[in-house]
Context: one part of a larger RNA
């Protein structure tokens, strides 16, 4: 100086508390671990690894493994030598294919001093190429994570023999080393906040594909149509919130507290933005590099298989276990986004997945109408009209192909589950709960995942004595 204490103080956070809803136990989804394999490719491992890289393993992806094949090589490049125009089409034998072998047909590039040269390109032959081989403890760059915590740290002065202090420390305040008073310290810099984006009200400019109050027309019915430019919305400028008004503490800055005004109030919600640095934390398999190691293989193609194995443990969901409900008819009301190899209305066929056919839309114009919700009617508390797991049968779509290892349909089966121990886990408002809806990735699809979006919408917090983490300042000196 720092770290650490079952040392003081002061304070903060869904830390506790108080409240809700899970997890723990079920069954299946999906990742690890272990096991087993010829392979089950490889990283990730307390928080901060386990629905992780992977925002789509059936082939391919692919790196694993068997079996095959070829060595200037799948793909780049220089140099030499030799040849052909490149190149395209057919046929044969061997093969699973990949390739290998052969045979035949069409075509006859550019300049040109006619000597050749260029430009393709075949061979051979060399320099090279490749390598998801290993070192993330050699590295760049990216990134988790204390943490959006309030902190880190500099110039000059002054202090002290010096490491070093001081300023950063007191007192009050703040979310905030956020201000202010004091003051041997007086600037200052990275952080904070503001500047940015959306959101929530208004104003003004514009008015199509969007809107319809007045006007006219029309129809079973509708903004359908003239029209309109009011309203909503769309998207461009602005305005608005600053403790600015009031009361109080206060020497004084500063603040608190409550109201008024307002659409919104004291950071008005959300995100973006993560200092100095900590874990030789992650990552050589995104991608870049050093060093080392392969070179007829550790590199490269092909065919199959394997990453989908299964006594088991674990993390993460999803379905339930029911009557606040389970089944039938009727019904109302979003947002955000994507759409021509596309996204699809309507007929007409099939119980359905799903097929046909005519159409719409390259889209504020067609797709394009969500469900929980509410009304009627059944079930009557039962392992059931719950619950659907798991198994036969026929099927429909994608796809060169659905055994290994697809997703959906439909009939028939109808399992464990009756609210889950010890213990954990998220959450302070349009938030948990719950309920659909979109997107990327994608031929299709193990998506119950992941990112977004709207509908429905709560309870509780007294407070800070505990547990957990962190910030400040002070003491102790077993410790660097």
């Nucleotide at each position: 100086u720092g770290a650490c204490g079952g040392g003081g103080g002061c304070c903060c956070g869904c830390a506790c508390a108080a409240g809700c809803g899970g997890a723990g136990g079920a069954a299946c989804a999906u990742g690890u671990g272990g096991u087993u394999u010829a392979a089950u490719u490889c990283g990730a491992u307390g928080a901060u690894a386990c629905g992780c890289g992977a925002g789509g393993a059936a082939c391919c992806u692919u790196a694993c493994c068997u079996g095959g094949g070829a060595u200037u090589g799948a793909a780049a490049u220089g140099u030499a030598u030799a040849g052909g125009a490149c190149a395209g089409g057919g046929g044969a034998u061997g093969g699973a294919a990949a390739c290998a072998u052969u045979c035949u047909u069409u075509u006859u590039c550019u300049c040109u001093u006619c000597g050749g040269a260029g430009a393709c390109u075949u061979a051979u032959a060399u320099g090279u190429a490749g390598g998801u081989g290993c070192u993330g403890c050699a590295u760049g760059g990216u990134u988790g994570u204390c943490g959006u915590c309030a902190g880190c740290u500099c110039g000059u002065g002054c202090c002290g023999u010096g490491a070093g202090g001081u300023a950063u420390c007191g007192g009050c305040u703040u979310a905030a080393g956020u201000g202010c008073c004091a003051u041997a310290a007086c600037g200052a810099g990275c952080g904070c906040a503001a500047c940015c984006c959306u959101u929530a009200u208004c104003g003004u400019u514009a008015g199509u594909u969007a809107c319809u109050a007045g006007c006219a027309g029309g129809u079973a019915g509708u903004g359908c149509u003239g029209a309109g430019g009011a309203c909503u919305c769309u998207a461009g400028c602005g305005a608005g919130a600053c403790u600015g008004c009031c009361g109080u503490c206060g020497u004084a800055a500063g603040g608190c507290g409550a109201g008024a005004g307002g659409a919104a109030g004291g950071u008005g919600g959300g995100g973006a933005u993560g200092a100095c640095g900590u874990c030789a934390a992650a990552u050589c398999a995104g991608c870049a590099c050093g060093g080392c190691c392969c070179u007829u293989a550790c590199g490269u193609c092909c065919g199959g298989g394997g990453c989908u194995a299964c006594a088991c443990a674990c993390g993460u969901g999803u379905u339930a276990c029911a009557a606040u409900g389970g089944g039938g008819g009727g019904u109302a009301c979003a947002g955000c986004a994507g759409g021509c190899u596309g996204c699809u209305g309507g007929g007409c066929g099939g119980c359905g997945a799903c097929g046909u056919c005519c159409g719409g839309c390259g889209a504020a114009u067609c797709c394009c109408u969500a469900a929980a919700u509410c009304c009627c009617c059944u079930c009557u508390c039962a392992g059931u009209u719950c619950g659907g797991a798991c198994u036969g049968g026929a099927g429909u779509c994608u796809g060169c192909a659905a055994c290994c290892c697809g997703a959906c349909u439909c009939c028939a089966c109808g399992a464990a589950g009756c609210u889950g121990g010890a213990u954990u886990c998220g959450c302070u408002a349009g938030u948990a709960a719950u309920c659909g809806c979109g997107c990327a990735u994608c031929a299709g699809c193990c998506a119950c995942g992941g990112c977004g979006c709207g509908g429905u919408g709560a309870a509780u917090a007294c407070g800070u004595u505990c547990c957990c983490g962190g910030g400040c300042c002070u003491u102790g000196u077993a410790c660097a």
Description
This is a predicted structure of a 480-nucleotide part of an RNA (small-subunit ribosomal RNA, 3' major domain) from uncultured Porphyromonas sp. The RNAcentral record of the full RNA draws on ENA and SILVA. The prediction has a mean pLDDT of 80.